[in-house]
RNA sequence: AGGCGUGCAGCUCAGUGGGAGAGCGUUGCCUUGACGUGGCAAAUGUCAGCGGUUCAAUCCCGCUCUCGCCUA
Numbered sequence: 001a002g003g004c005g006u007g008c009a010g011c012u013c014a015g016u017g018g019g020a021g022a023g024c025g026u027u028g029c030c031u032u033g034a035c036g037u038g039g040c041a042a043a044u045g046u047c048a049g050c051g052g053u054u055c056a057a058u059c060c061c062g063c064u065c066u067c068g069c070c071u072a
Base pairs, nucleotide, nucleotide: 001071002070003069004068005067007065010024011023012022013021018055026042027041028040029039030038048064049063050062051061052060
């Protein structure tokens, strides 16, 4: 320098055009002598950034950036 992939909750990730989700974790309450387990409830997202396409974008397209891999 070129090519490919990746980016979504605190963490690990799902989500191929219309409702943003799961597991673990966190908080409160119940249960216990206490911790743990179990039960109930709750909170947490500018979906990396900018622009474009579309009635509508996490999703499609372009550029930039992070991280990783490959080639030189």